[in-house]
Molecule: FMN riboswitch aptamer (RFN element)
Organism: Pelotomaculum sp. UBA3103
């Protein structure tokens, strides 16, 4: 210094402002907001370079929720991106436009209230006897 049983601790943001109506943070207008891991033509750092850190809600994969279902560590199923620029290459850079977003609940239909949840849980961090 490496692995590993296993412990601990942490691990979601967001209706300002108006308009209709008896009634809406739910319609309309306007505002806001983006879970974890991977990937990298960028950024920080450095004379430079290389390590090191940061870098995508709509690429890739994962998590809640939701089915099977009483119940599960099983297993299903899970939202959305284009255009122009640069360049040997863009799906990620820049720079504009668009779109997405469980499930119940409600004086009225909800990404943002309220509620299961003082819950789960991708993962982070740290500890780790033995053991090599």
């Nucleotide at each position: 210094g490496u692995u590993a049983a296993c412990c601990u601790u942490c691990a979601g943001g967001g209706a300002c402002g108006g308009g209709u109506g008896c009634a809406a943070u739910u319609c309309c207008c306007u505002a806001c907001c983006g879970g974890c891991g991977g990937u990298a033509u960028g950024g920080u750092c450095u004379u430079a370079a290389a390590a090191a850190c940061c870098g995508a809600g709509c690429c890739c994969g994962c998590g809640a929720a939701c089915c099977c279902u009483a119940a599960a560590c099983g297993g299903g199923u899970u939202g959305a991106u284009c255009c122009g620029g640069u360049g040997c290459a863009a799906a990620a850079c820049c720079g504009g436009g668009g779109c997405c977003g469980a499930c119940a609940g409600u004086a009225a239909g909800a990404g943002u209230c309220u509620g299961g949840a003082u819950g789960g849980g991708a993962g982070a961090a740290g500890g780790g006897a033995u053991a090599u």